[in-house]
RNA sequence: GGGGAUGUAGCUCAGUGAUAGAGCACAUGCUUAGUAUAUGUGAGGCCCUGGGUUCAAUUCCCAGUAUCACCA
Numbered sequence: 001g002g003g004g005a006u007g008u009a010g011c012u013c014a015g016u017g018a019u020a021g022a023g024c025a026c027a028u029g030c031u032u033a034g035u036a037u038a039u040g041u042g043a044g045g046c047c048c049u050g051g052g053u054u055c056a057a058u059u060c061c062c063a064g065u066a067u068c069a070c071c072a
Base pairs, nucleotide, nucleotide: 001071002070004068005067006066007065010024011023012022013021026042027041028040029039048064049063050062051061052060
């Protein structure tokens, strides 16, 4: 330099045109002499940024940006 892939909760990842979920972690209730485990509840997201299409965009299109590996 070239063509790609991936950006969603603190972390690892789903989702897919119609107001976003799981596991772990965190807080809290219950349990215990106490801790751990088990179990209930809760908090936590402008879905990387900007623009376009659409009645409606996390999702489709364009550009940018960060990371990753590949080719040279």
Description:
Predicted 3D model of a 72-nucleotide RNA (transfer RNA) from Heterocephalus glaber. The organism belongs to Heterocephalus, within Eukaryota. Its Rfam family is "tRNA". By type it is a transfer RNA. The sequence is in RNAcentral, with records from Rfam. Its mean pLDDT, the model's own confidence on a scale to 100, is 83.